[in-house]
RNA sequence: AACGAACGCUGGCGGCGUGCUUAACACAUGCAAGUCGAACGUGAUUGAGAGCUUGCUCUCAUGAAAGUGGCGCACGGGUGAGUAACACGUGGAUAAUCUGCCUGGCGAUUCGGGAUAACACUUCGAAAGGGGUGCUAAUACCGAAUAAGCCCACGGUCUCUUCGGAGAGCGCGGGAAAAGGGGGCCUCUGUAUAUGCUCCUGUCGCGAGAUGAGUCCGCGGCCCAUUAGCUAGUUGGUAGGGUAAUGGCCUACCAAGGCUACGAUGGGUAGCUGGUCUGAGAGGAUGAUCAGCCACACUGGAACUGAGACACGGUCCAGACUCCUACGGGAGGCAGCAGUGGGGAAUUUUGCGCAAUGGGCGAAAGCCUGACGCAGCAACGCCGCGUGAGUGAUGAAGGCCUUCGGGUCGUAAAGCUCUGUCAGAGGGGAAGAACCGCCAGACAGUUAAUACCUGUUUGGUCUGACGGUACCCUCAAAGGAAGCACCGGCUAACUCCGUGCCAGCAGCCGCGGUAAUACGUAGGGGGCAAGCGUUAUCCGGAAUCACUGGGCGUAAAGGGUGCGUAGGCGGCCGAUAAAGUCUGGGGUGAAAGGCUACGGCUUAACCGUAGUAAGCCUUGGAAACUUAUUGGCUUGAGUGCAGGAGAGGUAAGUGGAAUUCCUAGUGUAGCGGUGAAAUGCGUAGAUAUUAGGAGGAACACCAGUGGCGAAGGCGACUUACUGGACUGUAACUGACGCUGAGGCACGAAAGCGUGGGGAGCGAACAGGAUUAGAUACCCUGGUAGUCCACGCCGUAAACGAUGAGUGCUAGGUGUCGGGGGCGACAGCCCUCGGUGCCGCAGCUAACGCAAUAAGUAUUCCACCUGGGGAGUACGGCCGCAAGGCUGAAACUCAAAGGAAUUGACGGGGGCCCGCACAAGCAGUGGAGUAUGUGGUUUAAUUCGAAGCAACGCGAAGAACCUUACCAGGGCUUGACAUCCUCUGACGACGGUAGAGAUAUCGUUUUCCCUUCGGGGACAGAGAGACAGGUGGUGCAUGGUUGUCGUCAGCUCGUGUCGUGAGAUGUUGGGUUAAGUCCCGCAACGAGCGCAACCCCUAUGGUCAGUUGCCAGCACGUCAAGGUGGGCACUCUGGCGAGACUGCCGUUGACAAAACGGAGGAAGGUGGGGACGACGUCAAAUCAUCAUGCCCCUUAUGUCCUGGGCUACACACGUACUACAAUGGUAACAACAGAGGGCAGCCAGGUCGCGAGGCCGAGCGAAUCCCAAAAUGUUAUCUCAGUUCAGAUUGCAGGCUGCAACUCGCCUGCAUGAAGUCGGAAUUGCUAGUAAUGGCAGGUCAGCAUACUGCCGUGAAUACGUUCCCGGGCCUUGUACACACCGCCCGUCACACCAUGAGAGUUUGUAACACCCGAAGUCAGUAGUUUGACCGUAAGGAGAGCGCUGCCGAAGGUGGGACAGAUAAUUGGGGUG
Repeated sequence: AACGAACGCUGGCGGCGUGCUUAACACAUGCAAGUCGAACGUGAUUGAGAGCUUGCUCUCAUGAAAGUGGCGCACGGGUGAGUAACACGUGGAUAAUCUGCCUGGCGAUUCGGGAUAACACUUCGAAAGGGGUGCUAAUACCGAAUAAGCCCACGGUCUCUUCGGAGAGCGCGGGAAAAGGGGGCCUCUGUAUAUGCUCCUGUCGCGAGAUGAGUCCGCGGCCCAUUAGCUAGUUGGUAGGGUAAUGGCCUACCAAGGCUACGAUGGGUAGCUGGUCUGAGAGGAUGAUCAGCCACACUGGAACUGAGACACGGUCCAGACUCCUACGGGAGGCAGCAGUGGGGAAUUUUGCGCAAUGGGCGAAAGCCUGACGCAGCAACGCCGCGUGAGUGAUGAAGGCCUUCGGGUCGUAAAGCUCUGUCAGAGGGGAAGAACCGCCAGACAGUUAAUACCUGUUUGGUCUGACGGUACCCUCAAAGGAAGCACCGGCUAACUCCGUGCCAGCAGCCGCGGUAAUACGUAGGGGGCAAGCGUUAUCCGGAAUCACUGGGCGUAAAGGGUGCGUAGGCGGCCGAUAAAGUCUGGGGUGAAAGGCUACGGCUUAACCGUAGUAAGCCUUGGAAACUUAUUGGCUUGAGUGCAGGAGAGGUAAGUGGAAUUCCUAGUGUAGCGGUGAAAUGCGUAGAUAUUAGGAGGAACACCAGUGGCGAAGGCGACUUACUGGACUGUAACUGACGCUGAGGCACGAAAGCGUGGGGAGCGAACAGGAUUAGAUACCCUGGUAGUCCACGCCGUAAACGAUGAGUGCUAGGUGUCGGGGGCGACAGCCCUCGGUGCCGCAGCUAACGCAAUAAGUAUUCCACCUGGGGAGUACGGCCGCAAGGCUGAAACUCAAAGGAAUUGACGGGGGCCCGCACAAGCAGUGGAGUAUGUGGUUUAAUUCGAAGCAACGCGAAGAACCUUACCAGGGCUUGACAUCCUCUGACGACGGUAGAGAUAUCGUUUUCCCUUCGGGGACAGAGAGACAGGUGGUGCAUGGUUGUCGUCAGCUCGUGUCGUGAGAUGUUGGGUUAAGUCCCGCAACGAGCGCAACCCCUAUGGUCAGUUGCCAGCACGUCAAGGUGGGCACUCUGGCGAGACUGCCGUUGACAAAACGGAGGAAGGUGGGGACGACGUCAAAUCAUCAUGCCCCUUAUGUCCUGGGCUACACACGUACUACAAUGGUAACAACAGAGGGCAGCCAGGUCGCGAGGCCGAGCGAAUCCCAAAAUGUUAUCUCAGUUCAGAUUGCAGGCUGCAACUCGCCUGCAUGAAGUCGGAAUUGCUAGUAAUGGCAGGUCAGCAUACUGCCGUGAAUACGUUCCCGGGCCUUGUACACACCGCCCGUCACACCAUGAGAGUUUGUAACACCCGAAGUCAGUAGUUUGACCGUAAGGAGAGCGCUGCCGAAGGUGGGACAGAUAAUUGGGGUG
């Protein structure tokens, strides 16, 4: 895009079309084929007349119904079951044929005869239907005559010819016809009438035409080869029969043929065509309506009649089914039009009319006609029209959204001004009608005729189902007339709400797990519109079967290789022919349809008129190319001759090295084997070694991307036989060529058969190891096999994953085998054939290929068409078997795959770094305690943090408070904020109740500013907006933080390369702590990081000199910078200096840099800090804070009391204290830094054993205070659960604080637990570091083993980068990309699905053999019957019935074939 459509929602009108695609299922009822009295005999009825015995007879007219007879019923209408066929289409043939009615021509239409239906009577039967007797007619039937022409036989002539024959004349002989009917007239016979005349019509014969039909032939159009052979009337001939006609169409005889790979036979499917749909076309699909042909008519068979049938509404028989029946018998055939049931997703009225067109009959009127014309139903399709038009901004109301400002629906509505299509009402009103007939004329023909009849013509009359329809006019009124699907991308169109991997959507990709443009509403929007969507189907897109117009190295795809048959293709120069080809003419190409032009319905759809095509046939011509025939040529191909190369093949023989075994000698305890071992061998003498021997297999070095071969493959040497290639030459042949479906041959290894052989190796097997296991890898043994001969098998990653042949298309370089030329004898140049590498053009998706093509052309063959199922099943062929070749489907998935890219990863590689390992020191893990966490418990034990990167973390300090948790008691505009109204100070103190919040009572108090209006702060009361939430979501977020990691990386612009993703830069050579720097380079630059700039610290300088300092001077003290004075020193803290690989040397590339040195307080970023790139982890935090959305609102808010966060079988982390002598205790004596201090630090004095109490100076601090320890000296303890260690507990106290019970810290006395250095494992640290000693601070009323800082004492070790961990760069592989914590294989278990096998069972199809054999044709005929003809009357001819025979449908029996269904069980496969 289309449709005979269906379904869902919706539905105003008209025109034109279309309407059982399924059950060729079954059918009630009505209708669909009759007609003719001008062929015939009867004749109901009705009318008129006559007669008279007035209810009978006769006459005339009318003519129902049935019958005889003629024509029609073979057309028209339906359906598509069958059919793969001369059925259809197209073009021919018929010299092999027929043709009713019709047209025109010729010739006839004579004489006779006997019956029979109807009818009457009778009889059988339920009926359907018959029987008998009697009568009668014909255009029914029969006989005879005649024969222009016809038929048959014979003789003979001419023309044409496909040589078979055909046609036209002639002669003789024989043979075959017929039917009447109607109208008119009247000279004669004659009352009616008949004869006659005449006209019309019918009938017969002949030969033409037209129409229709039969038969034959060429060509064309489906699938399966897992259908490869088929055929006995089969193929042909002769003779005969039969037919309208040819022919095995049939019969007899003879011969043995015929078809087939260009697809026979078989199976499946199917009516064919014009056309229709689609497509740019070529094609593909299809065969409704309309038209042509065919076939069929309940199923099967058969004939009759006829011009025509083997007959839809005829006959006979058989079968199935239905109906009637009196059970004896009968009837029927909608695939005609309506209609019914059924089937189905689904397809209409039991309508009107013969008015038109057409058909049958008839002389005609006319009759019949479900053909046809119309109407009805159905949006089923196509086409047209309408549902209004203009104006209208307070952008109304309302809806929806909102950033709350607004936006949008939206000029849309309302309002105002108009119009009148359709529908409605009223009125008018066609065309389609031409006829025929009739009436009245005119003319012509015919005739004796002005009659009849026929023809032409004029006028009139008559005929409409549709239908009072189309169309026209008038009326009123915007009044009655819009939906459907869609809005994530493809694909035009976006927001809110609801839902929360639910409900649902979905054509593909995919949406939905709490902010869904994807689900469901809504608002809005884009689309189409009386329709819109969905579904089914076909074509297109699909170049996705590729003729036009594809591929095959790696994506699917080159056969393992050759030889060769059919076939396909084929070199150069001529001649001829004309099959292909090209061109002119003719025939056909039905109509309709399509296209173009014009025209008719108001337009369109629709309809009309005209023009127009490929193809096929025929005929004339051309000759370039292909083809055919023929003549030549040598370049393709081959032969000859001369050479050289080679693991080419086969057979026989020969050789040496090595292994093993045997014999003998020497010799002694091991050998062997492995990562390490063991099994194994060996004192019966191994291994080792020497000599001799046996046997089998393989041939070191040479050896080489060297050689040969078609491939597989071929490797010691010699001989014999033998194949091929190459070079040179140019003697010969003269296209002899290429490819190659089938076919044939060869074909590694393994395997199989028979017979040998068997050294080594070695599946299976055994043992030893390894291991969780180890049916493996390793070791010790070892059988088939490996070897030979003969025969099978026929496959491999049989690979260059690249079929064969030929031509052409830059080069360079190596090598093997030849030839030629030059040469100075190094070598160089040219060329042929092989074999490699690099590389241009070109090709390729890229990788890559590139004269050995995967380039460019051409010829032939094989093969491919998404993945899996599956190279499986079934069938067939081959094989001894193993198995091979050929080779599907159901089902299932939306991918599978190739090449390349960036990452990530690797028990890949290279380089490098880090307390990463190593080297060391001290620990943790064991004990006790502290603290955090898990778990458990609980009313609650609030919450968060979770590997590193949670766990002395948030918490720089939970008794109340904090506090978020629990229990109980209270409040509800609220504890807190803003706004409004009213009132007023607020408050303080005391009492009472209560656990308190709170309630209540009493006493007391009366703010600030003012322009005097009021305003402000504060408090109380009230109303509502609102407050409040440590409620949820860190996976909606901001901010902040951790981590990789202070690792050296991460990027960009422009350029260049690539189809692209991307690459380059950023890689490489060095170097660095560093992408730090240098050099090189299709890159050149730049940014964020690194470094530096900042702070502290180490040195000295300068400035300054109090609260710091005190050298010198003075005073002064028990002592003391205490005092005057000073600023030299220390110190303090400002400013500058200093360090930059700057200098020297060596190394390096003349670089960067490294190493060493000098100087220096400091040396190579001096030490430390702050500083953290692009990013990763949906890392952490909604409980710091902020914040979207959701939730609570007399509670999830808020206040209070008490409790809890402090629980305790247990597990883990982090610490402290220890286990002791490098120590404990006691005494004495020293030395810091950095801080803090007024609700504070507190000197000093005093009391207390002590914590501390009391009194109290100084200090808001370089001034006063807090305020030292390890160390040192001396003494003691003497290795023990101790004079170690201090847990735990008891008693007594102190401090803080409303308050130490749950639940603080400290002191004294007493008590004195575990613990004697810590398993597996594991942590920190490289120098002022580890370790160790104390001090201070923050938090804080109080509480520090934690945290943050400070100083003192003060080590050991680093060979080095193999390994563990982490990281950086380059490279490589990858089937990974939520990226190795990845991906993924197979069994097993379960569920479901399709499928193979299966003892069998069952259904169907088409054949075959035999039996039976209806109807019927044909043939025969003893029986029987017989009107026409013959007959000297006996009979005969002919015919019918009967009987018999051949054939023969259905049926029966049988064995096979094929197809389907099903089956216990079983096999694999798919999905989850």
Predicted 3D model of a 1472-nucleotide RNA (small-subunit ribosomal RNA) from an uncultured bacterium. Its Rfam family is "Bacterial small subunit ribosomal RNA". Rfam links the family to the GO terms structural constituent of ribosome and ribosome.